[in-house]
Context: one part of a larger RNA
Order: sequence, then structure tokens, then C1' cells
RNA sequence: GAUGAACGCUGGCGGCGUGCCUAAUACAUGCAAGUCGAACGAGGUGCUUUUGUAGCAAUACGAGAGUAUCCUAGUGGCGAACGGGUGAGUAACGCGUUGGUGACCUACCCCAAAGUGUGGGAUAACAGUCCGAAAGGAUUGCUAAUACCGCAUGUGGUCAUUGGUUUUAGAAACUGAUAACUAAAGGAGCAAUUCGCUUUGGGAGGGACCUGCGUCCCAUCAGCUAGUUGGUGAGGUAAUGGCUCACCAAGGCUACGACGGGUAGGGGACCUGAGAGGGUGACCCCCCACAAUGGAACUGAAACACGGUCCAUACACCUACGGGUGGCAGCAGUAGGGAAUAUUGCUCAAUGGGCGAAAGCCUGAAGCAGCAACGCCGCGUGCGUGAUGAAGGUCUUCGGAUCGUAAAGCGCUUUUCUGGGAGAUGAGAAAGGACAGUAUCCCAGGAAUAAGUCUCGGCUAACUACGUGCCAGCAGCCGCGGUAAAACGUAGGAGGCAAGCGUUAUCC
Repeated sequence: GAUGAACGCUGGCGGCGUGCCUAAUACAUGCAAGUCGAACGAGGUGCUUUUGUAGCAAUACGAGAGUAUCCUAGUGGCGAACGGGUGAGUAACGCGUUGGUGACCUACCCCAAAGUGUGGGAUAACAGUCCGAAAGGAUUGCUAAUACCGCAUGUGGUCAUUGGUUUUAGAAACUGAUAACUAAAGGAGCAAUUCGCUUUGGGAGGGACCUGCGUCCCAUCAGCUAGUUGGUGAGGUAAUGGCUCACCAAGGCUACGACGGGUAGGGGACCUGAGAGGGUGACCCCCCACAAUGGAACUGAAACACGGUCCAUACACCUACGGGUGGCAGCAGUAGGGAAUAUUGCUCAAUGGGCGAAAGCCUGAAGCAGCAACGCCGCGUGCGUGAUGAAGGUCUUCGGAUCGUAAAGCGCUUUUCUGGGAGAUGAGAAAGGACAGUAUCCCAGGAAUAAGUCUCGGCUAACUACGUGCCAGCAGCCGCGGUAAAACGUAGGAGGCAAGCGUUAUCC
């Protein structure tokens, strides 16, 4: 000098930040991922209308049609792989940086070309029946689609055979011929049109793999290795590869530290320092890993998936004992641990994200508010005048000295404060503001509402008196204290910093 700090004493305000470093311990409760009716059938509701029965009528009970910017359990689509959290594991191509992919993928978005023809069978919902305490399930019958499955077409694409052009380190790229295979879905609108769908080429952004170099401590770890190292072939993958398998060979790493053990997420950065360096990896940004523990795959463009599935384990809960349910390292919050770390708040107004044609809906992302001197910065606790140098305290050589212009008194001001009034920007063509009656402005009142803490032997700025008597105590080091203690305790005075001051811990 610094800190995500803690502790002691003290504490007026504002702005901007920051706030479980310990138990990756266990979690009550609420919320954190939905959306689309302009993909689909069905049901409900409202309205309009036709009609039947009863009735003089009002009306009541039915049946049918139309309509709605209405509601929704289900089928279907997109999203749920983002956003948010944590740092357990990992000494590794994990990260950082340099290159490579002639070994690769890419939903949504953009550009370009072409197409969107014709058929079919189901199934949920629903209505029955049945089982179960529940969670949930079985079965019969009906129905729709942008759900599912055929056929056609083939601009194209893929594969095989075969020419040509061109390039490279290299298997690539481009362009012909022949043959085979290969696509689709409709919705809205009166319509124009528009939103989709299918195939292909390109782009953008994203990802995957490989690679040179760098990346902590221990040699009281010296040898390690059988899918091990390489080859051939096959499988697998988006793709290379012992990634996996069969066969063959016997290799591969190591004192330039292999193997083993310990510790640890990495970087941008942050602290310190003139720098070189040393230390750290909170907040913010990038990457990685993880989601009670261990394992596995499914779906999908992408996961081996925090709020998905299955299995096992531990724990907890419900149970009719047959069986089920759960996962806060999301936001709040609880218990526990600890020296120690906040509200079960408001709003989608802004920014951004998902869905939707849109209106809009959802969003504990985010924007705000609350708590905490935890940090930084700023402001204030008054200003001027005032000598009988008041009273009082302390010291005293008893003369006085000092607190001290300090107070009182007199004059002034109102930053703050209190009360009252006005009142935003943030919101874009209009409306729409959680924050917020906040910031800010105006008026009134009255010095009013606001100072502590540590030290005073030397280092080190600041001294006397009394008490104590190697006691009580102090102390960072040297050291003080045994009867005149500037070092302990108290008082007066002084010095430092100041809404803080001091101590402890840690780093330079």
C1' cells in the first nucleotide's frame, strides 16, 4: 500500500459498487420455461337466428344452423442444449496463444435456383367397461391434422463406371457421359398476396477434431507400459484416429524428469513494485467442468441434458404395507457449520430471450427497491465578532500558568434537518413508468438534528500530577513495574486520523 474481511469502541447524510471465502451439507414453502386456436379434431361459454313441446304471453325445457379478437385438457410445431448457479473433479490439448482440417457438422437467420402432384391406414382426445389407497394403468368403439406411410416427378443431390480441366505436400476442387437411388404440407385472406413445406448451392454466426509453444510442489516418487507402440483389414462416428475388434510385428515413454504422490478450475485481469519480479484468480468478461452419488442411453441440428428418461446407491417423505414420490451448486428463505456474509420484496416500464402473422403471453435473465460504514468518493456537524483573559478543572516556585476566543454574549447563514407546495428525464408516431410522489426545484422555520477513536519511553508526532510498589498490569522490537514510573491505572493537557478509529489475519 491492499482486502469479498472479521473483532472492539463509536456512528449524521448522499452517490456508486460489493455482500456464505466455512458444509459440492440437508432442505419446509412460493416462484425461476413456456408459447402457438392463423397446424388439428373435440368439449365448454357468450351472442345471433330457425324450430319443437307447454303456455294467451312473458318465459321454461329441448333440437338445428351461424358466429366470436372467447376459454382450454389432448394430438401437432417451435423452445426447453439459451439464459441463471457452483468450482467438487481436472496437472489435461483443460486453458492461453500459433497454425491446420485435402478428415468435419450446423435448427432458426440471409442470398440464389427449382418444386409443392396423387393416394392410404391409424391414433390421442372423447364415450363405455375394468384394476389400483394413491401414483397410475388395462381394454372396447369413434375421429382430425403441417402427426404417420405409399406412389409419381427429379431443377438438383448421392453412389458406381468412365472421359476432360486444374491445383497441391496430399486423397481435394471444377466440368461432361451412362446407369441406379432419392422430396414435399398445408394455414390465413373475397382476392391480390403472405406465412410456411421440400431439394440443392452459397453465406453469416456457432460447434467438433488435430497441432507447435507455455502452464504448481515433491527424486525421502527412477524406472513405467499389453490396446501398451506400430501395421493390415473391418466396425463405428458429422469426421481423423487402438476410438473398438480380428490378425501380424515388438514396440512406445523416461534425468530436457516418464511413472507415482500432493495441491489446484484456466485466462483476461486484480494487488504490490521504479521496473524485473512476487502474490491472488471475489465482483465483471471468455473458456472448461459439474447438477444428491455412480452408470447408461433416448429424443433432437445440437445433450449423453440443473428444474427430461432409465438403472443402482445413500438419504428424506407418503402409504390402505401391495406400492409410490423427491433432488435449491436458480431467486428468496430455513436448519446446520462458522470469526463472518442480506428480503420468503416490486415490475416486466426499459434492455435482452422463447413462442406467435399479430395483439400478446412467459421470463427470480434483467431493471428496481429493502438490509449492512463492507469498500471507494463527496458533504456536514456552523461562520464572524467577542478579554472582566469569567466560572470551573488541572498544575504551581502560590506570583501565576494552562484549557482559551475556547465558552457566555452580540451579529449572520441554512449545506444538512423538519414542515408545506410543485414535480421529472428514462417512452421511440400515439397510449403505456416497477423505480416514485423518488431525484430535482420553490417557500417557511430555527444553530437548530449530527464526533469519535487511538496514541503520547525510543523507533514515532505528542508531558505533567496522583495512585500502585517486580503487585496490578503494559508490550510490534528494545524493554517498563522491587516507594519520587513521561512505559501500569486515573485525571488534566497534547499529538494523529476522522464518520470513522484501532486490533487481528493475509499478500507485496

Model confidence (mean pLDDT): 84 of 100. Small-subunit ribosomal RNA, 5' domain from an uncultured bacterium, 508 nucleotides, folded computationally. It matches the Rfam family "Bacterial small subunit ribosomal RNA".